The RNA shown here (small-subunit ribosomal RNA) has 1390 nucleotides and comes from an uncultured bacterium. It matches the Rfam family "Bacterial small subunit ribosomal RNA". Its family is annotated with structural constituent of ribosome and ribosome in the Gene Ontology. The prediction has a mean pLDDT of 83.
RNA sequence: AGAGUUUGAUCCUGGCUCAGGACGAACGCUGGCGGCGUGCUUAACACAUGCAAGUCGAACGGAGCGCCUAUGAAGGAGAUUUCGGUCAACGGAAUAGGUUGCUUAGUGGCGGACGGGUGAGUAACGCGUGAGGAACCUGCCUUUCAGAGGGGGACAACAGUUGGAAACGACUGCUAAUACCGCAUAACACAUAGGUGUCGCAUGGCAUUUAUGUCAAAGAUUUAUCGCUGAAAGAUGGCCUCGCGUCUGAUUAGCUAGUUGGUGAGGUAACGGCUCACCAAGGCGACGAUCAGUAGCCGGACUGAGAGGUUGGCCGGCCACAUUGGGACUGAGAUACGGCCCAGACUCCUACGGGAGGCAGCAGUGGGGAAUAUUGGGCAAUGGGCGCAAGCCUGACCCAGCAACGCCGCGUGAAGGAAGAAGGCUUUCGGGUUGUAAACUUCUUUUGACAGGGAAGAGUAGAAGACGGUACCUGUCGAAUAAGCCACGGCUAACUACGUGCCAGCAGCCGCGGUAAUACGUAGGUGGCAAGCGUUGUCCGGAUUUACUGGGUGUAAAGGGCGUGUAGCCGGGUUGACAAGUCAGAUGUGAAAUCCUGCGGCUUAACCGCAGAACUGCAUUUGAAACUGUUGAUCUUGAGUACUGGAGAGGCAGACGGAAUUCCUAGUGUAGCGGUGAAAUGCGUAGAUAUUAGGAGGAACACCAGUGGCGAAGGCGGCUUACUGGACGGCAACUGACGCUGAGGCUCGAAAGCGUGGGGAGCAAACAGGAUUAGAUACCCUGGUAGUCCACGCCGUAAACGAUGAAUGCUAGGUGUCGGGCGCCAGGGGCGCCCGGUGCCGCAGCAAACGCAGUAAGCAUUCCGCCUGGGGAGUACGUUCGCAAGAAUGAAACUCAAAGGAAUUGACGGGGGCCCGCACAAGCGGAGGAACAUGUGGUUUAAUUCGAUGAUACGCGAGGAACCUUACCCGGGCUCAAACGCAGGCUGACGGGUCCCGAAAGGGGCCUUUCUUCGGACAUUCUGCGAGGUGCUGCAUGGUUGUCGUCAGCUCGUGCCGUGAGGUGUCGGCUUAAGUGCCAUAACGAGCGCAACCCCUAUCCACAGUUGCCAGCAGGUAAAGCUGGGGACUCUGUGGAGACUGCCGGCGCAAGCUGCGAGGAAGGCGGGGAUGACGUCAAAUCAGCACGGCCCUUACGUCCGGGGCGACACACGUGUUACAAUGGCAGGUACAGCGGGAUGCCACGGGGCGACCCGGCGCUGAACCCGAAAACCUGUCUCAGUUCGGAUUGGAGUCUGCAACCCGACUCCAUGAAGCUGGAUUCGCUAGUAAUCGCGCAUCAGCCACGGCGCGGUGAAUACGUUCCCGGGUCUUGCACACACCGCCCGUCA
Repeated sequence: AGAGUUUGAUCCUGGCUCAGGACGAACGCUGGCGGCGUGCUUAACACAUGCAAGUCGAACGGAGCGCCUAUGAAGGAGAUUUCGGUCAACGGAAUAGGUUGCUUAGUGGCGGACGGGUGAGUAACGCGUGAGGAACCUGCCUUUCAGAGGGGGACAACAGUUGGAAACGACUGCUAAUACCGCAUAACACAUAGGUGUCGCAUGGCAUUUAUGUCAAAGAUUUAUCGCUGAAAGAUGGCCUCGCGUCUGAUUAGCUAGUUGGUGAGGUAACGGCUCACCAAGGCGACGAUCAGUAGCCGGACUGAGAGGUUGGCCGGCCACAUUGGGACUGAGAUACGGCCCAGACUCCUACGGGAGGCAGCAGUGGGGAAUAUUGGGCAAUGGGCGCAAGCCUGACCCAGCAACGCCGCGUGAAGGAAGAAGGCUUUCGGGUUGUAAACUUCUUUUGACAGGGAAGAGUAGAAGACGGUACCUGUCGAAUAAGCCACGGCUAACUACGUGCCAGCAGCCGCGGUAAUACGUAGGUGGCAAGCGUUGUCCGGAUUUACUGGGUGUAAAGGGCGUGUAGCCGGGUUGACAAGUCAGAUGUGAAAUCCUGCGGCUUAACCGCAGAACUGCAUUUGAAACUGUUGAUCUUGAGUACUGGAGAGGCAGACGGAAUUCCUAGUGUAGCGGUGAAAUGCGUAGAUAUUAGGAGGAACACCAGUGGCGAAGGCGGCUUACUGGACGGCAACUGACGCUGAGGCUCGAAAGCGUGGGGAGCAAACAGGAUUAGAUACCCUGGUAGUCCACGCCGUAAACGAUGAAUGCUAGGUGUCGGGCGCCAGGGGCGCCCGGUGCCGCAGCAAACGCAGUAAGCAUUCCGCCUGGGGAGUACGUUCGCAAGAAUGAAACUCAAAGGAAUUGACGGGGGCCCGCACAAGCGGAGGAACAUGUGGUUUAAUUCGAUGAUACGCGAGGAACCUUACCCGGGCUCAAACGCAGGCUGACGGGUCCCGAAAGGGGCCUUUCUUCGGACAUUCUGCGAGGUGCUGCAUGGUUGUCGUCAGCUCGUGCCGUGAGGUGUCGGCUUAAGUGCCAUAACGAGCGCAACCCCUAUCCACAGUUGCCAGCAGGUAAAGCUGGGGACUCUGUGGAGACUGCCGGCGCAAGCUGCGAGGAAGGCGGGGAUGACGUCAAAUCAGCACGGCCCUUACGUCCGGGGCGACACACGUGUUACAAUGGCAGGUACAGCGGGAUGCCACGGGGCGACCCGGCGCUGAACCCGAAAACCUGUCUCAGUUCGGAUUGGAGUCUGCAACCCGACUCCAUGAAGCUGGAUUCGCUAGUAAUCGCGCAUCAGCCACGGCGCGGUGAAUACGUUCCCGGGUCUUGCACACACCGCCCGUCA
């Protein structure tokens, strides 16, 4: 930084999509470690349980425990005893007093207003930022000043009584205080009334002073202090006010009664309608009030080049909330999350009377959800509350646990290692690839396991560590414990095989998949990232696709229908002032964190610390004065006024005019008129149309008339009068910036339409009839009503268009025209110049191109309207307007990947120009009707093998199906089987003859049977390897072929033009059969085609003459080139000549055309052939051949017998024969050319009616053989289903062949069908052609050949011409087609 996608291709417009980054994420697959962070985005849903706010005995009275003193019970070692007892240490009950100890329910103090959670509400002074409070408060803390004297009365606790299930009370009595209450003292305090000074923008503040009045206190403990009261000040925290900023909707335009203000009062810490009484009627709003929707705000975070856009989770600041709603109390502070009261919902307890509760604190539970953790440890650190302190409390906090949720770091080994192993995949079978990858060798130990040591975090004099035996260090062990995910058609890095066969599936966009899928699935390989990888969602980017930076608006979306004008925005020259904007300096602030830079700390990084920079902002202040602004003065060029002049369908009202249509009356006049492509409806003998005269009425104004004029647009057209608007020229007297634009508003606004009343000739929606048509609710015709006209009032829209908003200035020219003026030369008149309008051409420039180009779509400035993909849709809803019709404003759901603009090349057009072709026309002969032949469809069949199917299949592949062919069917066999090669083995065969089974193939039997130099050769057979397939795909192919079309076209190089596709050349004029040539020319040349070169044919010449020929000479026959001979002629063969518009006349620049021209055998390409450009039809052929892939392998191969390809209700194509007299039949008689011939052609002779047969000459061919018919002559038939026609059938034969039943040809006899010239329609042919006549050949044993390919004989008619049909060429035009008109596409129905 871009890319894909609209098209056949191109440029543009324009949307959609992708590549990037990010996340409090979720889902799928996978998962080794550590560090640092983060973790209910949904139900502000409901919550079991535990904990989260207490502390002070140094405020107080008690109580309990302890201790001390005193007394000292029970018991009692021991001593003694008269045995009755006595003494007695000890023991310590109990009592009393005291107390320097501990605990504490209660009174009291401080704290529960912090800390922690959440984002429901809130569009607000809530937040941010900057000011202000001369209108305020502030516990604890700091500083200063002053003080603390002396009294009093209670209430808890406690005791007693008592209610209640409980919660919780009630009554009586006692008592202390730093609890409560008076009194004293007192101010620099407060209040009131004055004085003085000073300051402030104002109310007023401050200082000082006089007088009067009022108000304080508490002790504790020890002697160190800590408290208490008043005042002043500070700090901190809070409260209030203001400027600016803070989402969307106008389909929310008006809102507001305490509302806005005032006076007074109350209230508050304080100002204030904060509250109240009275008074006034204000206040807010297009600079968006009110209403509705959404939302906590910010520092920041993500993204971005930036400007911006999005966002507000964690951390920090502020706000709001604490089950929902309301309320106050206490207090320095709350209208109070773990306080109170009331109400609601819900949950729980209950003895039913009544009570208790509030996790949006930390854990945790249910629920919701795609989704979010432990009912953990500790107060060791940091911080907080209380306390003098020790200390206590602290789910704040510090840690640990769970989760790849994120960021960062590390690892899963390193080096060597080619027989390039095995395996996998693939292959053209050679190989390639996986791949130094592995194995293997050597090494290391991060991580891991075990063991040993072991912190900092703890500042202080000491003690104190949850984390934690953690981090870290050392040692031992062993490559050991550790790789996946996605993609691989293009975008986008990465390719093959198999499977599948528009199925299954993929897909972010374009799009893949219908039998060879790099796009589906799998595998191998490859690419990417990596403890992650993909997917989904959201945001920014790319998107300059909302454009401030940085877009547009003639045709792509987009200029308002036009004007006037309000607010607003913008605004000419000179000069002075001010300093709001602007610029510069300084100051304050812009919290910290974050970002950036530098340095530093954890091994590094993430992370963290320190310093700096930055925070682009706001405010204050000082200065500058060019520009903008404000203001003063002045100017005339912008604008306007006056004067003067002409032009004009400008507007409005009145009067007038002629032509024409129609109607009425009268006359003339007679059968039609009218209308159309053609007709009909209609009118007319009751007299139309036509024509003459007179009259009526309405509407519109021919010619002039003009890319002429006027108007803002819509629009305006006979003449004239009145009134009236605007523009323009001239002049330079006046004003002195008075200007431009213009959201809303207001006016005007074609046609149609609406309302009321007139009018109504013509025209004419609707309607009626007639035609057309498949239909024709249309186009055409005949009628005809609204309407069109007038007056008044609505409507307010048009392709209201120059599809181009208005204004100003600037920027080459040329040429018309309208209005006015100036100058010069002047006779008419002409020339030059200036201003204003209206056209055309054109440079620069612009533009995607088309085009625009002083009348800009150029260069600039100002203002307004409008656009942001197509469809849905200018639709719905709402609102406004309207009598209605409807107009204005104006969405969304859903859906598509395009929709478009301009230009290019083709194709196409019932567009145009030019031209050609048996294309039509003019002719001749056919087809379509009949019978038969043949091919095809269909049907049938065991099979009727397959292919060809508009032209371009159908007598086509097939130039020859009885078997074979043969591919099809039935049946019987074979599985290396047909051929060949190689290797190996057996054998002496193979072959020949013969017999049996059999339909044959095949199987079986018998007889016979090698060579040798002994190495072997040869041959059969067997085995193995290579096979075979007319099975599929002509849409995988080669080759070949058809067709457009023997049409004149198709291209290239260089140059030039175009942003490009592309154009030019190849177009234009003339000409040609021709892109044939000439001229012209930004083209110059060239190639493939055309033509020519090749072959045949037409004339002549030369040479050569055998098998051909015979003129002259000679011989000779019945006749005959028969013979000698000859090359003259014909002919044959070879080689040449000839024709080139060369000559002449005319036309033309030339090319060339033209002439009944000359000459010539031939004349303008002489005739014919071969020859087929780039390409089109996925045209035909896998069955001629070849070939990729797929399929079959005792069969889809192969052999054999038989059958079929020959079927037959029917339909079509191509032919043959006919329908007859231009003929048939009979007889006579003449003339070709191309060709073919040795298991062949066959003379000649004989036989047969004949097909043919029997003999047999010649010929391997200019020698022999095959050989004409029509024509011509004579006769006959006489118009009929015939002496036409020959199908069909019966009989008898011939020939080929192994074999003519299915299923051959031919012959003879007999039979004698349809058919009397063929509907619609259709085919061929332009001269030796059509028509007609026969002959030959290929294939071939024979032949279904009437086919095909050739050959000659006889031998016409017609072409005015290019309007039309078909096909083609070229130029041009239109196009929404490009699979290209057999296109595209619209509506209805399913």